[in-house]
RNA sequence: CUCAUCGAGACCGGCUGAGGGAAAGGCCCUUUGAAGCCGGGGCAACCUUCAGGACUAACCAUCCUGAAAAGGUGCCAACUCCUGCGGAGGCAACGCCUCCGAGAGAUGAG
Numbered sequence: 001c002u003c004a005u006c007g008a009g010a011c012c013g014g015c016u017g018a019g020g021g022a023a024a025g026g027c028c029c030u031u032u033g034a035a036g037c038c039g040g041g042g043c044a045a046c047c048u049u050c051a052g053g054a055c056u057a058a059c060c061a062u063c064c065u066g067a068a069a070a071g072g073u074g075c076c077a078a079c080u081c082c083u084g085c086g087g088a089g090g091c092a093a094c095g096c097c098u099c100c101g102a103g104a105g106a107u108g109a110g
Stems, first nucleotide, its partner, number of pairs: 001110006011040005019029003024083003041076003046072002048068007080104001085101007
């Protein structure tokens, strides 16, 4: 940089001791122990394997659906915690709410 996904799911112990949720604002979590490190456990199914289907004259490739979980990652508060930018709409209306998109971010594969 490209592509895909992001409303689901999954925590204990030890060490340590004050921060953490990307950034700003908000709102939260946290001495009933934050972040980090170590050990164990789990979730999920991106890579992987298998089966069926679509396509094809047939095969391969590709796509769709389902199953598996040994290995490589990832993840285990809150929708990616919410919002910020653009658009549409609703209301008991000067503030709130809903939806769509963009942007940013995260993860995987290349």
SAM riboswitch aptamer (S box leader) from a marine sediment metagenome, 110 nucleotides, folded computationally.
Its mean pLDDT, the model's own confidence on a scale to 100, is 85.
Its Rfam family is "SAM riboswitch aptamer (S box leader)". About the family: The SAM riboswitch is found upstream of a number of genes which code for proteins involved in methionine or cysteine biosynthesis in Gram-positive bacteria.